Transfer RNA from a Pseudomonadota bacterium, 74 nucleotides, folded computationally. Its mean pLDDT, the model's own confidence on a scale to 100, is 81. The source organism's lineage runs through Bacteria, Pseudomonadati and Pseudomonadota. RNAcentral records the identical sequence in 3 taxa. It matches the Rfam family "tRNA". About the family: Transfer RNA (tRNA) molecules are approximately 80 nucleotides in length. It is annotated as a transfer RNA.
RNA sequence: GCGGGCAUAGUUCAAUGGUAGAACGGCGGCUUCCCAAGCCUCAGAUACGGGUUCGAUCCCCGUUGCCCGCUCCA
Repeated sequence: GCGGGCAUAGUUCAAUGGUAGAACGGCGGCUUCCCAAGCCUCAGAUACGGGUUCGAUCCCCGUUGCCCGCUCCA
């Protein structure tokens, strides 16, 4: 330099065009003499910028970061 893959909640993963979910974790509550466990509730995310579309996590382009492969020079 060229090509490919990945980026979603604090963490690990779903969702392949139609209001983004789960587990663990966190706040609060119930229970308990207290703690733990259990139960209930709540909050929390689509890497960034554009485009297409009535509608984009999803399709297209670019950027950033990470990973893999190839080539050249030293």